[in-house]
RNA sequence: AUAUUUCUUCGGGGCAGGGUGAAAUUCCCGACCGGCGGUGACAAGGGUGUUUAGUAAAACAUUGAUUGAAGUCCGUGAGCGAAAGCUGAUCUGGUGUGAUUCCAGAACCGACAGUAAAGUCUGGAUGGGAGAAGAAAAUC
Numbered sequence: 001a002u003a004u005u006u007c008u009u010c011g012g013g014g015c016a017g018g019g020u021g022a023a024a025u026u027c028c029c030g031a032c033c034g035g036c037g038g039u040g041a042c043a044a045g046g047g048u049g050u051u052u053a054g055u056a057a058a059a060c061a062u063u064g065a066u067u068g069a070a071g072u073c074c075g076u077g078a079g080c081g082a083a084a085g086c087u088g089a090u091c092u093g094g095u096g097u098g099a100u101u102c103c104a105g106a107a108c109c110g111a112c113a114g115u116a117a118a119g120u121c122u123g124g125a126u127g128g129g130a131g132a133a134g135a136a137a138a139u140c
């Protein structure tokens, strides 16, 4: 260095405040949350160059084996099914050669069981898990 084998560890967040009611974190107003891998024109920092400045530093340009970056794009996990397989949701405007990823605005989505009807409570679950990190062996 490779990614073949084995092992270890890690691996999901969220109803504030209020209304009705005998009873609701379940209804209503409102609040809050976003697994994993990929892509990514964005951001941060680094290198290099130019200019200004001249102990510092700033602006601009450029660069890739740096880091981060999408709930609604692609794939995937959980869930369902005997299996094959099935499985949620984004538009408008702006910039631009190029954006469903940037900026602005407005939307939308979220298993099953229980229970006053649940993305957020309790439970299956001290479970499973996409995957992430590390160690050892092996090979070059």
Stems, first nucleotide, its partner, number of pairs: 001139002004137007017029003031120002033110002035076004042068003046063007071108002079086002090106005112123003